[in-house]
RNA sequence: GCCGAGGUAGCUCAGGGGUAGAGCAACCCCAUGGUAAGGGGUAGGUCGUGGGUUCAAUUCCCAUCCUCGGCU
Numbered sequence: 001g002c003c004g005a006g007g008u009a010g011c012u013c014a015g016g017g018g019u020a021g022a023g024c025a026a027c028c029c030c031a032u033g034g035u036a037a038g039g040g041g042u043a044g045g046u047c048g049u050g051g052g053u054u055c056a057a058u059u060c061c062c063a064u065c066c067u068c069g070g071c072u
Stems, first nucleotide, its partner, number of pairs: 001071007010024004018055001026042005048064005
């Protein structure tokens, strides 16, 4: 340099045009004589960045940054 995959909650990852989700972690509650396990709830997001298309973009298109893999 070329090709491919990825970037979404503190962490691991779903979601691929119509109000952003799960598990774990955090906080509160239930339960126990108490602890752990268990059950219920709350909070937490400029969806890497900048443009474009669209009534509407996390999703489609372009550019760009970063990570990983392959080729040379």